[in-house]
Context: one part of a larger RNA
RNA sequence: CUGGGCGUAAAGCGCGCGUAGGCGGUUAAGUAAGUUAAUUGUGAAAGCCCAAAGCUCAACUUUGGAACUGCAAUUAAAACUAUUUAGCUAGAGUUUGAUAGAGGAAAGCGGAAUACAUAGUGUAGAGGUGAAAUUCGUAGAUAUUAUGUAGAACACCAGUUGCGAAGGCGGCUUUCUGGAUCAUUACUGACGCUGAGGUGCGAAAGUAUGGGUAGCGAAGAGGAUUAGAUACCCUCGUAGUCCAUACUGUAAACAAUGAUUGUUAGAUGUAAGAAAUUUAUUUUUUGUAUCACAGCUAACGUGUUAAACAAUCCGCCUGAGGAGUACGACCGCAAGGUUAAAACUC
Numbered sequence: 001c002u003g004g005g006c007g008u009a010a011a012g013c014g015c016g017c018g019u020a021g022g023c024g025g026u027u028a029a030g031u032a033a034g035u036u037a038a039u040u041g042u043g044a045a046a047g048c049c050c051a052a053a054g055c056u057c058a059a060c061u062u063u064g065g066a067a068c069u070g071c072a073a074u075u076a077a078a079a080c081u082a083u084u085u086a087g088c089u090a091g092a093g094u095u096u097g098a099u100a101g102a103g104g105a106a107a108g109c110g111g112a113a114u115a116c117a118u119a120g121u122g123u124a125g126a127g128g129u130g131a132a133a134u135u136c137g138u139a140g141a142u143a144u145u146a147u148g149u150a151g152a153a154c155a156c157c158a159g160u161u162g163c164g165a166a167g168g169c170g171g172c173u174u175u176c177u178g179g180a181u182c183a184u185u186a187c188u189g190a191c192g193c194u195g196a197g198g199u200g201c202g203a204a205a206g207u208a209u210g211g212g213u214a215g216c217g218a219a220g221a222g223g224a225u226u227a228g229a230u231a232c233c234c235u236c237g238u239a240g241u242c243c244a245u246a247c248u249g250u251a252a253a254c255a256a257u258g259a260u261u262g263u264u265a266g267a268u269g270u271a272a273g274a275a276a277u278u279u280a281u282u283u284u285u286u287g288u289a290u291c292a293c294a295g296c297u298a299a300c301g302u303g304u305u306a307a308a309c310a311a312u313c314c315g316c317c318u319g320a321g322g323a324g325u326a327c328g329a330c331c332g333c334a335a336g337g338u339u340a341a342a343a344c345u346c
Base pairs, nucleotide, nucleotide: 004317005316006315007300008299012314014201015200016199017198021194022193023192025088026087027086028085029084030083031082033081034080035077036076037075038074039073040072041071042070049065050064051063052062053061054060091191092188093187094186096183097182098181099180103177104176105175106174107173108172109171110154114150115149116148117147118146119145120144121143125136126135162169163168206247207246208245209244210243211242215241216240220236221235222234223233258313259312260311261310262309263308266291267290268289269288270287271286272285273284274283275282276281295302296301319346320345321344328339329338330337331336
């Protein structure tokens, strides 16, 4: 290499869009590049293989044959692939009418809670803990009432609910905007699938500049605990958490399960539709969830949302450690990221 694999043993890129490439529905006709057949030429000799002969045999030598699985030309075939032309509508898309939704962006608004400020009432405690102390309080705290200010998050509804490619998205209203599903009429006519490179999005933490800072809270300080306690518990508390604009590009980015298409028993919920009717159901499409047959699996389990049966394309794996490290390269302000070995050891 062939091969075997990738839910949990090593292995699916975090997720899209998309270039090259690979693969690709159906009918008819043509062409003949691939394909198939025949013929001709060539495929040096020696060697290998087969048969015979010559040295007394053998090795060896000689003669003949076969082989040289290849290449080229010519002729022929036209099923398949390809290609050209003309079509088709089952894939894909557009139109029309409906539907649901925490899908995205911006602006405005709301109530509860918290903290703080001011004022009133009121008096000696309050906080906190396993128990305490640090801490706050007679300069009037805690509690309670009224008013105001600020920032952040949106109880109930709420649901193995919905939406989104993933990350993710949850108070209300408005504006702008992406996608999906169902039904039906009309239209385009294979326009499709995947996707090396490339490009965009991408939680949290972190970085830069400027704002903001109620609560929480790495670091830090103090109090406890303890043999010690650089912790767990308590009181404070800076960065951060929030906003804007840039960067970073990673996560157990998980369903640890790449995308697409077709086929293969069912049962029970649930979300959004549609149709029919006996108004209580039935049928059906697309999601979502729990069981379960066949099958698969080392087992666990999976099982029409496959890890079944097949097809296409991409990515990845090849004993453990060394190591996702060194060096180099590229990216980054940095932190670091991506790519990615070897010696050596077992």
Molecule: small-subunit ribosomal RNA, central domain
Organism: uncultured bacterium